[in-house]
SAM riboswitch aptamer (S box leader) from Clostridium polynesiense, 102 nucleotides, folded computationally.
This record gives sequence, C1' cells and structure tokens, in this order.
RNA sequence: UCUUAUCAAGAGAGGUGGAGGGACUGGCCCUAUGAAGCCCGGCAACCGGUAUUUUUAAAAUACAACGGUGCCAAUUCCAACAGCGUAAGCUGGAAGAUGAGA
Repeated sequence: UCUUAUCAAGAGAGGUGGAGGGACUGGCCCUAUGAAGCCCGGCAACCGGUAUUUUUAAAAUACAACGGUGCCAAUUCCAACAGCGUAAGCUGGAAGAUGAGA
C1' cells in the first nucleotide's frame, strides 16, 4: 500500500507519574477532585486455542484457564462530502481505528 470484517455493547474510587489528552481541521469536551506515558488490574473474543454438533472441504454454537493482537469518558464524542428534508433529523460515503490475509 491492497483486500476484507467490525466500529450503539463491555472494561479499576489501584500504583507510578507529573500536564496534557480526545488522529487531522472546526466544534464540543475531559483533565490538578490529577492528563499522557509506564506497571498492575480488567473487558472483549478478531486470529490461534478448547468443547460440542453437523461434515467432502469445512461450518455452526459455546467457553475464556493459555498464546498473538486490540481495547478500557462521551456512537469512531459530533461534524466535516453527497442525497432527502422548511427544520429537527435520517441515509449513504469519505477519513480514521482494529483484526485477518496479501
């Protein structure tokens, strides 16, 4: 970079650390009643794994003790482009994030 799946659920009143953080832009927020980072803890079940059922390949369902990631304010915090609509808003897309494959 390409392909593909998912993005309305879930997750600490711990330790450390000290000022920032929520991708970019515009908003709007979070933060010293303590940000980021790190450690511990947790959530989930994408890949591996385990169990059961069906089976040609394989698929479905369940589980979370183990491995690889991921994640743990707000819908991917909202919008940003297009369509519909008087508007509120709705739908789709783009962009982004994560997994798996190339």
The coordinates come from a structure-prediction model, not an experiment, and the mean pLDDT is 82. NCBI's taxonomy places the organism under Bacteria, Bacillati, Bacillota, Clostridia, Clostridium. The model forms 97% of the base pairs in the Rfam consensus.